[in-house]
Context: one part of a larger RNA
Molecule: large-subunit ribosomal RNA, domain II
Organism: Candidatus Micrarchaeota archaeon
C1' cells in the first nucleotide's frame, strides 16, 4: 500500500418555535418562590363596562365560534382637538423534537505564555584540587670565568651559560586551511596546510543552572535540544485557518448582492424551506391610450468649443522686411468682416427615436383544493466566472474595472477529434417510433446523391494574418483584326535645311522662338542613346513577308507571392481534384427532446408534475440492549464460506457447506446506533 478492529453535533443549567399529553382562572413546587388572570406613565400615582355592524367555515334561510370595523371605557400627553398602550379571560407544568447562550461544546492541529526551593555541566563552556604528556635538530638572551685594557667607572676578545606565547619538524598530541579529491554523504575519510615548552595538550575527581550560567564574542556552549534547556502541570491553552465528520429514498431549492463592523471572519436585510392566520384578488406577459424625457442618430449660417485649403475687402494697434533725409510709402504675416472647399465634440445642441419607465383601460395568466398579504420557525450563501450586447482603463491579453440578457456555478444526454460556459435539447423507470443541432468515401450510423458554376494553390477539407505585388485565373467592357491585325524577320525612314536666335561651337538631340513647305507608299523644324562640333546607332511613320486573333479598362466570391522556432507532425486521422468551395434540390442518419405503450412515486386530483450542490422538509431500512406478547433450536443456535430468489432503495429471505450454543419475530422504549477518506489511532501483513 493492503486487511481488520477504534473513530466526529454529546450532557448540565437558563431559554425560543413546533407537536403530544395532565391540570385549567389557574398551572407549579417538599418549600420558598414562579408564571397567568390588568393596565398604563419618566415618576408620583391613577385603574377597565359594554354597545352596534360587517363577515369567513357552516347553514334551505335567519343566522353566524373565531376574524374585522366604529362607538363606549382604563391610563399617559395635551387648554382643546386629537394621538400611543390597553380592554369583551386561556394559561401553565412535564416529555419529545428543533434553535440559541455559558460551559472544551462536532473531531483532530499550532508556535507560545505561566508555575514547581522540579531535573540536568558522564556532552559542552568557564574554573578549582591531583596527576601525566610534549622524538629529534637549530639559534644562543642575561649571568660566571678567563684575557686583554683602564687612575677609576667601564669597554673589547674567548670561554661557559642555557632564556624564549624563539625556529626546523609526516614523532606523539592538539587543529581543520585547500581539493572541479573520495564514498554507503559522516560536523567523514585521504592527502595537503597550520600549532607543536606554551594563553600547551590530555586523564581523574570537584564548582557555577534556566531571564540563570558560562562564554579569547560565533547569540556561541549547557546531554542530537538554545535568540531563553528538559520534564511535570495550567491544558482538551487559544486557532475568524487547515484536514476530516459514517445509511437510504420523496418534495422544494439558494448565494456569492446591500448597509454596518471588517477586509480569510460576523450580524441585519435581500434570495430557499417549513408551519400558521386572514378570506379576493392578483398578474412581472399581449393590445390601447395619456404621459416624462435628451441616449444612439443627426447637426452646428442654432450656441459653445476645435477646425483643412483658398479667394475678396477692411482697418489700424502689432511683428517682420524694403525704399526714403524725414514726412510717409509698398511687401508680407497676424486681425476683423464675407465668400467658398473640407472637417469634429464624454463634461456642444435649432433637433431627436428605438427599447425601457409611470398611470389607466381591456385581455392573458394564476386564485375559495386559499393566490396576493402577513406572522413564526429553520437555514446556507457575504472569493464567482463564461458567453452575447455595451460603458470606462490599457498598445493589447485567455487583461482590467462596471451595466443588462442568458449560462456554468448546483446539470446531465447529443453535436463540436478532446472540452465549464457554444449549438441542441432539458434528464422517474422499461420498449418501440419521429425528429433537433450536426452530419452521409474508410475509420464511423447515413448520399461516392441531383443541378449550375468556381479553384489547380493540396487552396481547402469547423477557426487566424497585413501593407504591398503578380505577364495568375474569372466576369463584364472597349479598341483593332482576312481591305491581313499584334509580335518577328528584310527593307525605306528623303529634300529645303545646320530653320531661326545663341554661343568659341549649338549641325533634329546645352538653352531660347518658330515648328512651316515639298517628294512621297511614308518619314517628327525630331522620342531616345550618341560627339568637343560634326559622324553614328535605333525610335515614331511605310512597304514587303507571315496568317489569327491582338490589346486596353474596370470588377473580383477565386488564387499566388508577402508568410520566421526550437525532436518529426498534423485537415481528428486515413485519405480526397472532391471527399475543396459557391448557388440550389431530394433523401436519409442522428438525443434522455417530441410521440406512441405500460409501470412507480408525488399530489385533492389532472394527458398535472418528477435535474440538483449548499441547504430546509417530510418518510422509511439497519445495529447493541430493556419491557410485553410469542417462536426456533444438539434431528445442530449464532457466526463464517459459497451460490441462489426477492424489493424502487437502505436492505430482506432461502439452500448447502462450515461450526458447535444459544437465538428469532410483533409491538414499544433506549441509544458510546451505521466509515474510505482526517500525511487519523492500535494491531496484522
Nucleotide at each position: 500500500g493492503c486487511c481488520a478492529g477504534g473513530g466526529a453535533g454529546u450532557g448540565c443549567a437558563u431559554u425560543g418555535g413546533a407537536g403530544u399529553g395532565g391540570c385549567g382562572a389557574g398551572c407549579u413546587u417538599a418549600a420558598c418562590a414562579g408564571c397567568g388572570a390588568a393596565g398604563u406613565g419618566a415618576a408620583a400615582g391613577c385603574g377597565a363596562a359594554a354597545g352596534c355592524g360587517c363577515g369567513c367555515a357552516a347553514g334551505c334561510a335567519a343566522u353566524g365560534a373565531g376574524g374585522c370595523g366604529c362607538u363606549g371605557g382604563g391610563c399617559a400627553u395635551g387648554a382643546a382637538a386629537a394621538u400611543g398602550c390597553c380592554u369583551u379571560g386561556a394559561g401553565u407544568c412535564a416529555c419529545u423534537c428543533u434553535g440559541a447562550u455559558u460551559c472544551g461544546a462536532c473531531c483532530c492541529g499550532a508556535a507560545g505564555c505561566c508555575a514547581u526551593u522540579g531535573u540536568g555541566a558522564u556532552c559542552u563552556a568557564c574554573u578549582c584540587g591531583c596527576g601525566g604528556c610534549c622524538a629529534g635538530g637549530a639559534c644562543g638572551a642575561a649571568g660566571u670565568c678567563g684575557a686583554g685594557u683602564u687612575u677609576a667607572c667601564a669597554c673589547u676578545c674567548g670561554a661557559u651559560g642555557g632564556a624564549g606565547g624563539u625556529c626546523c619538524g609526516c614523532a606523539a598530541c592538539c587543529u581543520g586551511u585547500c581539493a572541479u579529491g573520495g564514498c554507503a554523504u559522516g560536523u567523514c575519510c585521504u592527502g595537503u596546510u597550520g600549532g607543536g615548552u606554551g594563553a600547551g595538550c590530555u586523564g581523574c575527581g570537584g564548582g557555577u543552572a534556566g531571564g540563570g550560567g558560562c562564554g579569547a564574542u560565533a547569540g556561541a556552549c549547557c546531554a542530537c535540544u538554545c535568540g531563553a534547556a528538559c520534564a511535570u502541570g495550567g491544558c482538551a491553552a487559544u486557532a475568524g485557518c487547515g484536514g476530516g465528520u459514517c445509511c437510504c429514498c420523496u418534495c422544494c431549492g439558494a448565494a456569492g448582492u446591500a448597509u454596518c463592523u471588517u477586509u480569510a471572519g460576523g450580524a441585519u436585510a435581500g434570495c430557499c424551506u417549513c408551519a400558521g392566520a386572514c378570506g379576493a384578488g392578483c398578474u412581472u406577459g399581449c393590445a390601447c391610450a395619456c404621459g416624462a424625457g435628451g441616449u444612439a442618430g443627426a447637426g452646428c449660417g442654432a450656441c459653445c468649443g476645435a477646425u483643412u485649403a483658398g479667394a475678396a475687402a477692411g482697418g489700424u494697434c502689432g511683428g517682420a522686411u524694403c525704399c526714403g533725409a524725414a514726412a510717409g510709402g509698398g511687401u508680407c504675416c497676424a486681425c476683423u468682416u464675407u465668400c467658398c472647399c473640407g472637417u469634429c465634440a464624454a463634461a456642444c445642441u435649432c433637433c431627436g427615436a428605438a427599447u425601457g419607465c409611470g398611470u389607466g383601460u381591456g385581455c392573458u395568466g394564476c386564485g375559495u383544493a386559499g393566490a396576493c398579504u402577513c406572522u413564526g420557525g429553520g437555514a446556507g450563501u457575504c472569493g464567482g466566472c463564461g458567453a452575447c450586447g455595451u460603458u470606462g482603463g490599457g498598445u493589447a491579453a485567455g487583461c482590467u474595472a462596471g451595466c443588462g440578457u442568458c449560462g456554468c456555478g448546483a446539470u446531465g444526454c447529443u453535436g463540436u477529434a478532446a472540452a465549464g460556459a457554444c449549438a441542441g435539447u432539458u434528464u422517474c423507470c422499461u420498449g418501440g417510433g419521429u425528429u433537433a443541432a450536426g452530419g452521409u468515401c474508410c475509420c464511423u450510423a447515413a448520399a461516392u446523391u441531383u443541378u449550375g458554376g468556381u479553384u489547380a494553390a493540396g487552396u481547402g477539407u469547423a477557426u487566424c494574418a497585413a501593407a504591398g505585388g503578380a505577364c495568375g485565373g474569372u466576369a463584364u467592357u472597349g479598341u483593332u483584326u482576312u481591305a491581313g491585325a499584334c509580335a518577328g524577320u528584310c527593307g525605306g525612314g528623303a529634300g529645303g535645311u545646320a530653320g531661326g536666335c545663341u554661343c568659341a561651337g549649338a549641325a533634329g538631340c546645352a538653352g531660347c522662338c518658330a515648328c512651316c513647305c515639298u517628294u512621297u507608299a511614308a518619314a517628327a523644324a525630331a522620342c531616345g542613346c550618341g560627339u568637343a562640333a560634326u559622324a553614328g546607332c535605333g525610335u515614331a511613320c511605310c512597304g514587303a513577308u507571315u496568317g489569327a486573333g491582338a490589346u486596353g479598362a474596370u470588377a473580383u466570391u477565386c488564387u499566388c507571392c508577402g508568410a520566421a522556432g526550437a525532436u518529426g507532425g498534423a485537415c481528428g486521422g486515413g485519405g480526397c481534384u472532391a471527399a475543396a468551395c459557391c448557388a440550389a434540390g431530394u433523401a436519409c442518419c442522428g438525443a434522455a427532446a417530441c410521440c406512441c405503450a405500460g409501470g412507480c412515486g408525488u399530489g385533492a386530483a389532472a394527458u398535472u408534475c418528477g435535474g440538483g450542490u449548499a441547504g430546509g422538509a417530510g418518510g422509511g431500512c439497519a445495529u447493541a440492549c430493556u419491557g410485553c406478547a410469542u417462536g426456533g433450536c444438539u434431528a445442530g443456535a449464532a457466526g463464517c464460506u459459497u451460490g441462489g430468489u426477492c424489493u424502487u432503495a437502505a436492505g430482506a429471505u432461502c439452500a448447502a457447506g462450515u461450526g458447535g450454543a444459544c437465538u428469532g419475530u410483533g409491538c414499544a422504549g433506549c441509544a458510546a446506533a451505521g466509515a474510505a477518506a482526517a500525511u487519523c489511532c492500535u494491531g496484522g501483513u